c-di-GMP-I-GGC riboswitch aptamer from a Deltaproteobacteria bacterium, 78 nucleotides, folded computationally. It was read from a public genome assembly, where an Rfam model found it. The model forms 91% of the base pairs in the Rfam consensus. Its Rfam family is "c-di-GMP-I-GGC riboswitch aptamer". Rfam links the family to the GO term cyclic-di-GMP binding. The prediction has a mean pLDDT of 84. The source organism's lineage runs through Bacteria, Pseudomonadati, Myxococcota and Myxococcia.
RNA sequence: UCCGAGAAGGGCAAACCUGUAGCAAUGCAGGGACGCAAAGUCUCAGAUCCGCCCCAGCGGAUGGCUGGACUGCCGAAG
Numbered sequence: 001u002c003c004g005a006g007a008a009g010g011g012c013a014a015a016c017c018u019g020u021a022g023c024a025a026u027g028c029a030g031g032g033a034c035g036c037a038a039a040g041u042c043u044c045a046g047a048u049c050c051g052c053c054c055c056a057g058c059g060g061a062u063g064g065c066u067g068g069a070c071u072g073c074c075g076a077a078g
Base pairs, nucleotide, nucleotide: 002078003075004074011036012035016031017030018029019028020027021026034064040070041069042068044067045066046065047062048061049060050059051058052057
């Protein structure tokens, strides 16, 4: 460095519920844990979704969908 354990100490938090913002996708806060070794950051490419729209196109959302970039805790075996 690769790698990632019936390891230790920590971390994050799906569905769902409540409140709240939004036309919507969906966000935020609290509760809650299905999972996660980058489920940390970016939103760069693709993908999906929403709104306007005849279309073209424009604006937006997710990123816990795939790839990419940057950073990072711990450590057994190999």